[in-house]
RNA sequence: UGUAACUCGCUGGGGUGCGACACAUGUUGUCGCUGAGAAACACCCAUUGAACCUGAACCAGGUAAUGCUGGCGUAGGAAGUGAGAUAAACUAGCUU
Numbered sequence: 001u002g003u004a005a006c007u008c009g010c011u012g013g014g015g016u017g018c019g020a021c022a023c024a025u026g027u028u029g030u031c032g033c034u035g036a037g038a039a040a041c042a043c044c045c046a047u048u049g050a051a052c053c054u055g056a057a058c059c060a061g062g063u064a065a066u067g068c069u070g071g072c073g074u075a076g077g078a079a080g081u082g083a084g085a086u087a088a089a090c091u092a093g094c095u096u
Stems, first nucleotide, its partner, number of pairs: 001089001006084005011046004016040001017033006023026001052077003058071004
C1' cells in the first nucleotide's frame, strides 16, 4: 500500500397461501394450519445470491385443506454500493 473474514451506513429486491365460522358478502372480521414472515413503520434476502420468480393447473407422499413435505434443482432467472477494520500478499527503509 492493502484484499478476504468481520462490523456499520445507505440503497435496493421479495412473499403474503390454505381451511372453518360470522355478516356488512368484502381488497372484511375472528379463529385454526405451515412458516422468519400469511400487510407488518415487521420479516427475509442482495451475486460466496434456494430470499423470491418461472417451469407449474408439474411428479411422489401426506393433510381437514394448502408450495404441507420431498423431488424437479451442478434447470432458467433474480436485487449493490460506500465506509470502517484487517490475516495474507506486495513495496520501501532500518538492524543483524
A computed fold for a 96-nucleotide RNA from a Granulosicoccaceae bacterium, annotated as TPP riboswitch aptamer (THI element). It matches the Rfam family "TPP riboswitch aptamer (THI element)". Rfam links the family to the GO term thiamine pyrophosphate binding. The prediction has a mean pLDDT of 77.